[in-house]
RNA sequence: CGCCGAAUGCCGGUCAGACCGGCAACCGGGGAACCACGUAACUGGGGUCAACCACCGAACCUGGUGGCGGGCAAGCUCGGCCCGAACCCGUCAGCUCACCUGGUAGGCGUCGAAG
Numbered sequence: 001c002g003c004c005g006a007a008u009g010c011c012g013g014u015c016a017g018a019c020c021g022g023c024a025a026c027c028g029g030g031g032a033a034c035c036a037c038g039u040a041a042c043u044g045g046g047g048u049c050a051a052c053c054a055c056c057g058a059a060c061c062u063g064g065u066g067g068c069g070g071g072c073a074a075g076c077u078c079g080g081c082c083c084g085a086a087c088c089c090g091u092c093a094g095c096u097c098a099c100c101u102g103g104u105a106g107g108c109g110u111c112g113a114a115g
Base pairs, nucleotide, nucleotide: 001109002108003107004106008024009023010022011021012020013019025104026103027102028101029100030099035094044092045089046088047087048086052067053066054065055064056063068084069083070082071081072080076115077114078112079111
């Protein structure tokens, strides 16, 4: 100076920093009517996120293929490269006005002098 991401700005407590609090901004969860689903049971169910689905394979090795989703310095196109993890709630939650409530981390270094 930039990239992924909601994860930033300001004010105060401090001389300053960490940290704490407040305001704004951004992001998420819960939550009527209407609508949707429609009993019960089990192999519970659900949420953030791009991070899911199907098939094949697997002595060990947790791999391969396809679909689909996401990223690569404003937008679109073409080509190329890369990612598809992790965590949380705790038997419970469709949507959802009012209302209630949580987060503002972490990790990185730039594809093409392309149109």
Annotation:
A computed fold for a 115-nucleotide RNA from a soil metagenome, annotated as c-di-AMP riboswitch aptamer (ydaO/yuaA leader). Its Rfam family is "c-di-AMP riboswitch aptamer (ydaO/yuaA leader)". Rfam's curators write: This family represents a conserved RNA structure found upstream of the ydaO and yuaA genes in Bacillus subtilis and related genes in other bacteria. The ydaO/yuaA element is thought to act as a genetic 'off' switch for the ydaO and yuaA genes in its native state. It is believed that the element may be triggered during osmotic shock leading to activation of ydaO, a predicted amino acid transporter gene, and members of the yuaA-yubG operon which code for KtrA and KtrB K+ transporters. The coordinates come from a structure-prediction model, not an experiment, and the mean pLDDT is 80. RNAcentral holds the sequence, with entries from MGnify.